[in-house]
RNA sequence: GAAGCAGACCAGACCGCCGCUGGUGCGAUCGUGGAAACACGGCACUGGAGGAAGGUCCGGACUGCACAGAGCAGCGCAGCAGUUAACGGCUGUCCACCGCAAGGUGAGGAUCAGAGCAACAGAGACGAGCCGAUUCAGUUCGGGUGCAACGGGCAAUCUCUGCGCGCAGCAACACCAAGUAGGCCGGCGUUGACGUGGCUCGCGGAGCCGGCGGGUAGGUGGCACCGAGCCGAAGGGUGACCUUCGGCCCAGAGGAAUGGCGGUCACGGCGGCGUGCGUGCAAGCGCAGGCCGUUGCACAGAAUCCGGCCUAUCGGUCUGCUUCACAC
RNA sequence: GGUCCGGUAGGUCAGCGGCAGAGCAGCGCCCUCACAAGACGAAGGCCGGUGGAUCGUGCCCACCCCGGAUCA
Numbered sequence: 001g002a003a004g005c006a007g008a009c010c011a012g013a014c015c016g017c018c019g020c021u022g023g024u025g026c027g028a029u030c031g032u033g034g035a036a037a038c039a040c041g042g043c044a045c046u047g048g049a050g051g052a053a054g055g056u057c058c059g060g061a062c063u064g065c066a067c068a069g070a071g072c073a074g075c076g077c078a079g080c081a082g083u084u085a086a087c088g089g090c091u092g093u094c095c096a097c098c099g100c101a102a103g104g105u106g107a108g109g110a111u112c113a114g115a116g117c118a119a120c121a122g123a124g125a126c127g128a129g130c131c132g133a134u135u136c137a138g139u140u141c142g143g144g145u146g147c148a149a150c151g152g153g154c155a156a157u158c159u160c161u162g163c164g165c166g167c168a169g170c171a172a173c174a175c176c177a178a179g180u181a182g183g184c185c186g187g188c189g190u191u192g193a194c195g196u197g198g199c200u201c202g203c204g205g206a207g208c209c210g211g212c213g214g215g216u217a218g219g220u221g222g223c224a225c226c227g228a229g230c231c232g233a234a235g236g237g238u239g240a241c242c243u244u245c246g247g248c249c250c251a252g253a254g255g256a257a258u259g260g261c262g263g264u265c266a267c268g269g270c271g272g273c274g275u276g277c278g279u280g281c282a283a284g285c286g287c288a289g290g291c292c293g294u295u296g297c298a299c300a301g302a303a304u305c306c307g308g309c310c311u312a313u314c315g316g317u318c319u320g321c322u323u324c325a326c327a328c
Numbered sequence: 329g330g331u332c333c334g335g336u337a338g339g340u341c342a343g344c345g346g347c348a349g350a351g352c353a354g355c356g357c358c359c360u361c362a363c364a365a366g367a368c369g370a371a372g373g374c375c376g377g378u379g380g381a382u383c384g385u386g387c388c389c390a391c392c393c394c395g396g397a398u399c400a
Stems, first nucleotide, its partner, number of pairs: 001324010012265007020048007030041004050299001054310002057308005062169004069201004074165005079093005094108001095106004109160002114158002116154002130143004173221004183212006194204002229248008267296007275288005329399007338352001340350002346383001355369002358366001376392005
């Protein structure tokens, strides 16, 4: 220098003006909306999208159903060891495959319990028999086809083994709040309806289901100040990760905020102008940097929260490593 | 926001892992004076996409894309 491999990080910066939205403090004790519950209204300070916020594919927190119980069925996972709140994630390692290598990929228990595996081809197809040759002897050897031919293969076919899973999801759930109105009809029900979203038991248990007619679709909490939290240091461990210490508080709506304009700088794309170097007779071509104009442009946008996985992504920076070439 | 279902011929839908089907529409032909109905015949398919397991997939598995239903 060329070609790669693995990992980490960034996702323009600053200033001014105008807006949107959350929090805290002060002030007012008032006004507006509303039947009410409640919400909004002033000033100051301050916070305000991501590495995936996405798909909703796993796992948990939380909440309700019994305090989440038993059995069967069903579903999921699968070398071994570890990590964790948990996991199908992650780490280490063994084995198999790919790569010269750095490395990458793996749905990698069991076919010595049992079942199943088409047509065509082939003499014969999943279980022992068959065909040809051979031998004292089913004794030995071979068998064009086909994925597979005498022994295995397929468990991302049934099944077996081990382990795990109760069900539902913040539109869960709790509380507050007028009136029409705790309406009418039919069915079931303390000999147990229903809760119980597969069945049986167990537990709770007095209402439940359908239709008609009508009303409403309001408010608050859950919910965002304390967490499996973030940053830094030290220690342990090959590593995932763990322990201790110090510092910090870091978005929160409820039809859904996080935006717009202007300026300067940086960077990228496009166009124009002119410069230098190389090559060439020249036209031209290639490389490098300069000025001006224009553009801002990846994927994408929090909705109860968290740990992962997967998918999308213009580009840029850094670190470690491998192979090849050249120079010393 | 959560949960569930579906994608197969022009449209509506079937489909035990082993040659992809039905009826309708469209086309040709018969019938009729003509049209409809009817009878006959042929055509029409990357099974939403990519990858994988398998000898072999529309069907099994994973991830994407599209459409729909439902829950206060």
Predicted 3D model of RNase P RNA and transfer RNA as a complex of 400 nucleotides. It holds a member of the Rfam family "Bacterial RNase P class A". Rfam classes the family as a ribozyme. Rfam describes the family as follows. Ribonuclease P (RNase P) is a ubiquitous endoribonuclease, found in archaea, bacteria and eukarya as well as chloroplasts and mitochondria. The prediction has a mean pLDDT of 77.